Model confidence (mean pLDDT): 78 of 100. Predicted 3D model of a 180-nucleotide RNA (Lysine riboswitch aptamer) from Ureibacillus yapensis. The source organism's lineage runs through Bacteria, Bacillota, Caryophanales, Caryophanaceae and Ureibacillus. The sequence was found by an Rfam model in a public genome assembly. It matches the Rfam family "Lysine riboswitch aptamer". About the family: Riboswitches are metabolite binding domains within certain messenger RNAs that serve as precision sensors for their corresponding targets. Gene Ontology term of the family: lysine biosynthetic process.
[in-house]
């Protein structure tokens, strides 16, 4: 000299990622609620699907007219906090909430194990969603960062190119074992 995914700390990438509160569209002249016309026997209690309770010819339930009139989810552009596996996503199972009870399915939270994604952007398609908005999924392409090889150039380790690989990675210090 080196070898282990060693261990530990600081960092680096950029339209860099999450988060909150407040603002702003949108949601939406909808949903609701009053009133009036008109139908005329069902409705209501998150989706079926059963029971069970209430409400209904003193008018359910549709349609329509007037008058009032939302929110939640998502998303904007700054701000502010935490961050660089930041952070999403996918399966398994566990514990909670969403119901007046029971079963099915959905949803939505939290936590744990497995896997995949270096960032970012656009295009298809598919899923969610009021949505041409966003998001996620898979494919394609650009684009940029970082290691490694190759080539050329420069000189003290740097710049171009071209290829490839992945974050369990790079780069810096420092330390443990084996080695020598």
């Nucleotide at each position: 000299a080196g070898u282990a995914a060693g261990g530990a700390u600081a960092g680096a990438g950029g339209c860099g990622c999450a988060a909150a509160a407040a603002c702003c569209a949108u949601c939406a002249g909808u949903a609701c609620a009053c009133a009036g016309u008109u139908u005329g026997a069902g409705g209501a209690u998150g989706a079926u699907g059963a029971g069970a309770u209430c409400c209904g010819g003193g008018g359910a339930u549709g349609a329509u007219u007037g008058u009032g009139g939302a929110a939640a989810g998502g998303g904007g552009a700054a701000u502010u906090u935490g961050c660089c596996g930041a952070a999403g996503c996918u399966u398994u199972g566990g514990a909670g909430a969403u119901c007046c009870u029971c079963a099915u399915a959905g949803u939505c939270u939290c936590a744990a194990a497995a896997g995949c994604u270096g960032g970012u952007u656009c295009u298809g398609c598919a899923u969610u969603g009021a949505a041409g908005a966003a998001a996620u999924g898979c494919a394609g392409a650009a684009u940029u960062g970082u290691c490694a090889u190759a080539u050329a150039g420069g000189u003290u380790u740097c710049u171009a190119u071209a290829u490839g690989g992945a974050g369990g990675g790079c780069u810096a210090u420092c330390u443990u074992a084996c080695g020598c």